[in-house]
Molecule: transfer RNA
Organism: uncultured Sphingopyxis sp.
RNA sequence: GGAUAGCUCAAAUGGGUAGAGCACUAGACUGCAAAUCUAGCGGUUGGGGGUUCGACUCCCCCUCCA
Numbered sequence: 001g002g003a004u005a006g007c008u009c010a011a012a013u014g015g016g017u018a019g020a021g022c023a024c025u026a027g028a029c030u031g032c033a034a035a036u037c038u039a040g041c042g043g044u045u046g047g048g049g050g051u052u053c054g055a056c057u058c059c060c061c062c063u064c065c066a
Base pairs, nucleotide, nucleotide: 001065002064003063006022007021008020009019016053024040025039026038027037028036046062047061048060049059050058
């Protein structure tokens, strides 16, 4: 310095209720597939506490990676 969806990563001067691409599933298309298009599926944000009306975001401890 980092840990966020199965994977790769976002989330503004840092508090307002988490998204994209790929993958997967279904449909359209096709003689069948692939590609393409549409829709859907997906997360107790590494674990435990604290502050706050409200935490991925701030504070403390721990684990793991560099």